[in-house]
RNA sequence: GAGUUUGCUCAUGGCUCAGAACGUACGCUGGCGGCACGCCUAACACAUGCAAGUCGAACGAAGUAGCAAUACUUAGUGGCAGACGGGUGAGUAACAUGUGGGUAUCUACCCUUUGGCCUGGAAUAACACGAGGAAACUUGUGCUAAUACCGGAUAAGUCUUUACGGAGAAAGCUUUAUGCACCAUUGGAUGAGCCCGCACUUGAUUAGUUUGUUGGUAGGGUAAUGGCCUACCAAGACUAUGAUCAAUAGCUGAUUUGAGAGGAUGACCAGCCACAUUGGGACUGAGACACGGCCCAAACUCCUACGGGAGGCAGCAGUGGGGAAUCUUGCACAAUGGAGGAAACUCUGAUCCAGCCAUGCCGCGUGCAGGAUGACGGCCCUAUGGGUUGUAAACUGCUUUUAUGUAGGAAGAAACACUCUCACGUGUGAGAGCUUGACGGUACUACAAGAAUAAGGACCGGCUAACUCCGUGCCAGCAGCCGCGGUAAUACGGAGGGUCCAAGCGUUAUCCGGAAUCAUUGGGUUUAAAGGGUCCGUAGGCGGGCUAUUAAGUCAGAGGUGAAAGUUUGCAGCUCAACUGUAAAAUUGCCUUUGAUACUGGUUGACUUGAGUCAUAUGGAAGUAGAUAGAAUGUGUAGUGUAGCGGUGAAAUGCAUAGAUAUUACACAGAAUACCGAUUGCGAAGGCAGUCUACUACGUAUGUACUGACGCUGAGGGACGAAAGCGUGGGGAGCGAACAGGAUUAGAUACCCUGGUAGUCCACGCCGUAAACGAUGGAUACUAGUUGUUGGGCAUUAGCUCAGUGACUAAGCGAAAGUGAUAAGUAUCCCACCUGGGGAGUACGGUCGCAAGACUGAAACUCAAAGGAAUUGACGGGGGCCCGCACAAGCGGUGGAGCAUGUGGUUUAAUUCGAAGAUACGCGCAGAACCUUACCAACACUUGACAUGUUCGUCGCGACUCUAAGAGAUUAGAGUUUUCGGUUCGGCCGGACGAAACACAGGUGCUGCAUGGCUGUCGUCAGCUCGUGUCGUGAGAUGUUGGGUUAAGUCCCGCAACGAGCGCAACCCUCACUUUUAGUUGCCAUCAUUAAGUUGGGCACUCUGAAAGAACUGCCAGUGAUAAGCUGGAGGGAGGUGGGGAUGACGUCAAGUCCUCAUGGCCCUUACGUGUUGGGCUACACACGUGCUACAAUGGCAUCUACAACAGGAAGCAAAACGGCAACGUUAAGCAAAUCCCGAAAAGAUGCCUCAGUUCGGAUUGCACUCUGCAACUCGAGUGCAUGAAGCUGGAAUUACUAGUAAUCGUGGAUCAGCGUGCCACGGUGAAUGCGUUCCCGGGUCUUGUACACACCGCCCGUCACACCAUGGGAGUUGGUUCUACCUUAAGGCAAGGUUUUAAACCCUUGACCACGGUAUAGUCAGCGACUGGGGUGAAGUCGUAACAAGGUAACC
Repeated sequence: GAGUUUGCUCAUGGCUCAGAACGUACGCUGGCGGCACGCCUAACACAUGCAAGUCGAACGAAGUAGCAAUACUUAGUGGCAGACGGGUGAGUAACAUGUGGGUAUCUACCCUUUGGCCUGGAAUAACACGAGGAAACUUGUGCUAAUACCGGAUAAGUCUUUACGGAGAAAGCUUUAUGCACCAUUGGAUGAGCCCGCACUUGAUUAGUUUGUUGGUAGGGUAAUGGCCUACCAAGACUAUGAUCAAUAGCUGAUUUGAGAGGAUGACCAGCCACAUUGGGACUGAGACACGGCCCAAACUCCUACGGGAGGCAGCAGUGGGGAAUCUUGCACAAUGGAGGAAACUCUGAUCCAGCCAUGCCGCGUGCAGGAUGACGGCCCUAUGGGUUGUAAACUGCUUUUAUGUAGGAAGAAACACUCUCACGUGUGAGAGCUUGACGGUACUACAAGAAUAAGGACCGGCUAACUCCGUGCCAGCAGCCGCGGUAAUACGGAGGGUCCAAGCGUUAUCCGGAAUCAUUGGGUUUAAAGGGUCCGUAGGCGGGCUAUUAAGUCAGAGGUGAAAGUUUGCAGCUCAACUGUAAAAUUGCCUUUGAUACUGGUUGACUUGAGUCAUAUGGAAGUAGAUAGAAUGUGUAGUGUAGCGGUGAAAUGCAUAGAUAUUACACAGAAUACCGAUUGCGAAGGCAGUCUACUACGUAUGUACUGACGCUGAGGGACGAAAGCGUGGGGAGCGAACAGGAUUAGAUACCCUGGUAGUCCACGCCGUAAACGAUGGAUACUAGUUGUUGGGCAUUAGCUCAGUGACUAAGCGAAAGUGAUAAGUAUCCCACCUGGGGAGUACGGUCGCAAGACUGAAACUCAAAGGAAUUGACGGGGGCCCGCACAAGCGGUGGAGCAUGUGGUUUAAUUCGAAGAUACGCGCAGAACCUUACCAACACUUGACAUGUUCGUCGCGACUCUAAGAGAUUAGAGUUUUCGGUUCGGCCGGACGAAACACAGGUGCUGCAUGGCUGUCGUCAGCUCGUGUCGUGAGAUGUUGGGUUAAGUCCCGCAACGAGCGCAACCCUCACUUUUAGUUGCCAUCAUUAAGUUGGGCACUCUGAAAGAACUGCCAGUGAUAAGCUGGAGGGAGGUGGGGAUGACGUCAAGUCCUCAUGGCCCUUACGUGUUGGGCUACACACGUGCUACAAUGGCAUCUACAACAGGAAGCAAAACGGCAACGUUAAGCAAAUCCCGAAAAGAUGCCUCAGUUCGGAUUGCACUCUGCAACUCGAGUGCAUGAAGCUGGAAUUACUAGUAAUCGUGGAUCAGCGUGCCACGGUGAAUGCGUUCCCGGGUCUUGUACACACCGCCCGUCACACCAUGGGAGUUGGUUCUACCUUAAGGCAAGGUUUUAAACCCUUGACCACGGUAUAGUCAGCGACUGGGGUGAAGUCGUAACAAGGUAACC
């Protein structure tokens, strides 16, 4: 820096990623070289070989060679070295380490100083002879040497002392030299010992530890100081600045990361420490308590003759084991270094080299240039064609690092020694010569040939560079986080292409970074995690102004140190680099010293403003104790009085005729204090309220009083601390957990009601917690204002001032909300607290408590979020305003009956499919007998019923007739008729038909959740947006809100908004009025005429067609704000949108439709395509929707007779006439229509019927017919006669309608051969009601709450059941570890005694100490554990509905 909480935003906050590193490991791959690294695990066990020897110029002896002289070899004695070098990190939290100081010390070999090296003696190994033993080895006797051992002498110097004195040494060898050794000694160098300051992990759920402990005196011991040890004396010492205990750990230079500060690490290299199978111990020595030495004990392994012995790879290789994992049983002492030696030389798994390993860093290569027909192949696409792979390949030319072959071939070598020469002080120095290479025939060089020998890994959804196809279909799988996969996956798998690195690339583990996510640099705490409930106060931290002094902090200079390597810089060497050399810088630290003195600190003196005291006023529900008052309530007694009271949403339980409730009087009891009363006051907080008294405490103001910094904060600590609860004793009116009853309810362990115990009250004692809140720690100072109020002071007029207590606002702050002198502003000081959510304020441990419980307070595991503020919506059994046939007021229905129709269900071979709350259900279907038709059965066809193209053939096709088969589709055959068009005359073009094959056709098959188009619905609701500006960190807001008004975001006014768009309205059609024009098929006032507007005539009227006018709140009055508008009125055919229609904003419902059409993908292709016959879509215990007809008298039937409109008509409408009871038939005029036809309108009038299952009602059924049509059986409509079901106005519920509307009456049309009660239209007659907006439903707008955003059909809690996971308790059990006490005591040194000796040593005995071991108590840490507790996570389980809205009883502590 990015991703991830959200619909969106800001902030908080965690998780995750990009970087670097690595002793790595794993997967895939692998050409070369240089340099480096290579058991992080079992300090597990180790076979085998090697890793420390050397000296004959210390010694004797033996052996070998030699005639001998002599030379050589070696076991042993002796000397030096085995304390170095090499390994490992177990232990250790320590003077172990680092750094800086100190000294009570030692120091072999080396250098240096001084002096010496005289003289004796006794042994002993080897060896010889024996003995024991399996062996290891042990042992007796005897002989012998020394530079081995011991005396004597000497003592410059040394040590010691009582300082006269006393003590103590030596070694020789030889090549004969000024040699090497030896003794004593001085100084040095080197190395070591000890002491001190500072630094040095975590835990307080470890708070007290300690008896040689702390100090002193004396002694012992040591190289040396010291309780190091012993005796005695004192009682100290350490600790909150973390003792003790526990856990973990070698420390450092440095390494890694980081801008730095920091963090993490302590491989390789270097310094120090510790260890050497485990534990203990000493010996020798200059040095060890000793890796390749000794003794003892333990475990393990090996040998054994069972008696006893041997061993120690954390040296180099190597083996087993463990593990994800770490190499050769190599070469050489050539170099460097070490040991011994006079030296030659010997030894050296130190070291130098080589081997193995891409483990890391660095370098090189796998070719370079040209080459387009942009080849083939692959992949992709919109597929006769393009794109990409891709200059890539082929092909041409060039080069040869590397690899291969051949040839040459280093540096590393300097010396020592030896020989010679020279110089000086006979040994050293210089020079010359001679000799020595493991690596290694290696590095390097030359030559030869030839592109020849050499590329992979990961990734491609975002973060994060890189995209397509196929397969798969919540499967298989991926995943670092978010997440991807449920049939079009750039996220899985494959492929093509691409990206990034490259002999590597990825993954895993770990650490730092990013993370300012522990914040010193550099964070926070009102609401996100976080202020302790409050005050007092200890330690500590911090602290007013002046003076003097000091110099601790601070600052400056100088000196020492801060190892080397590393890091950084310069230069240099390997061809470069890595690597290495050299020089510088740095090493920020510590110590010493000299200065400075502002600030801080220490000390001194005075000061008054901080703080306190005093005085005078004053204030209050401040506290404690006592006394007392009235109202109310309850109870008791008595009176009056009678049937209810009480309670609720409604009731009931309850009380009451044994007299309640009500009312009157009196009495008693306990608790709480109306009004005043408030935004008031007081108190540290909790909290405090009638009145009076006493005691106590406190605040404030004023003051020319006093003290003189006495202050602030405050870890631990102490005190106070609501309610509930606990203990003891009282008290008990009302209220009232638990409990009982009554209700409510599906249930109701609740809400409501009736009762009611603890408790509430008092005294004393506990508890110590609350949403103990201002969710805001305390103190001090400063920083704009306005306006209330309480208590003082001054003025008494506004007002000023001090101390409190409120509201609003400025700057600032803040994520915002907000805060704002009572800060959440600006600063200082001190304390407390926080670091993702859950688990969990839980478990364990501890402290407190009578108990309840409180305080302190984790982890495993799990999630990628949890949480804050604000925004826009949506929602609310939130609020305000408004609208709608939404309710109300009316009217008529539905729901009951019969039938029609659609749907579900059932049935069926099939009952094709779709539509499903509103927004499916007389819907698609404006019309299923065949067809339609998609369904079923059966039978047929396969380039196909239909389209285009290629090839070939024919020229007619067709129609009609006939024959045969068949249910038909179809098949086979015969015949008749007419002989395609154009023409450039060409089988040229067109057309048609046939045949074969192939491309393909075809699909009402799937997906409406891949789509277009169309449609429904919210809703004809009034909304939905934009530009610019402004406000806000932002999402967003403003505009669009507000005051009015409207049907309307309609208009007006106001306003940080000003404008605009889509919607509203208007423009369009139609109806209503008028005028003009035109009059045929229309009309007829006037004239003539007729049976008749029939005809002449006319176009005035009606009407029709066209055009125009007309209505705009225009006018008046009132009202309103003088606006918009509203109310009323006039005029008018029409009045405030005149009625109706068309017109449907942004969007919602993954709404509907792939079966109208179109279309992606998938599927079928002799079938899921096409055709035919028959059947089905018409089934029928049932349920629902929509309708029709009724139930009758506002009616039925019969008779009579007026008035319409919209339409339609040629495969048609059909007059009239005739026939038939009728449906209808026969014949037929007219009309392609203002001319003719349909065509009769019906309700109307008159008569009969008289309340009944009827002269209502017409279902059902029988018979006989008509029409349409190839065909009415399944399955049409109609007619006549006969039959005459149910039904007497319809439960719960529910619906339409506000005027020419409802209701009622008929009429027409589309589709259509025929068929409707449906649908779409038309006119006739023609109402009732509307108080109003409380309620139901829907909608709009403003506001409010929200834990919702898939948006309340939301979200979400707990028990139970099941599975899994980690964890607590748990009778106990197993193991580790620690303390204490006791027992036993090896080796060992110490002490005492004995023995011996001049003395010592050896030896013997004893004592205390002491490792391992054992016993006992206790602590602590782990493992397991029947059973058990809660927790977490899981798919769509069960029960309820606690929370989020007033969440339906406000929620919460």